The prediction has a mean pLDDT of 81. Predicted 3D model of a 71-nucleotide RNA (transfer RNA) from a Patescibacteria group bacterium. NCBI's taxonomy places the organism under Bacteria, Bacteria candidate phyla. Rfam family: tRNA. By type it is a transfer RNA.

RNA sequence: GGGCCCAUAGUAUAGUGGUAAAACACCUCCAUGGCAUGGAGGAAUCCGGGGUCCGACUCCCCGUGGGUCCA
Numbered sequence: 001g002g003g004c005c006c007a008u009a010g011u012a013u014a015g016u017g018g019u020a021a022a023a024c025a026c027c028u029c030c031a032u033g034g035c036a037u038g039g040a041g042g043a044a045u046c047c048g049g050g051g052u053c054c055g056a057c058u059c060c061c062c063g064u065g066g067g068u069c070c071a
Stems, first nucleotide, its partner, number of pairs: 001070007010024002013021001018054001026042006047063005
């Protein structure tokens, strides 16, 4: 320098164009004398910019970061 793949909540992930999701973690409440555990509820997320589309996490382009292969 070139090819390919990946980027979603604090963490590790699902989500193939129509309200972004479960787990662990976090907060509140309940049960216990208290802890652990259990139950109920809640907050928090699509890497950045542009394009296509009635509508984009999803498709396309550019950039950024990471991985891998070639040179």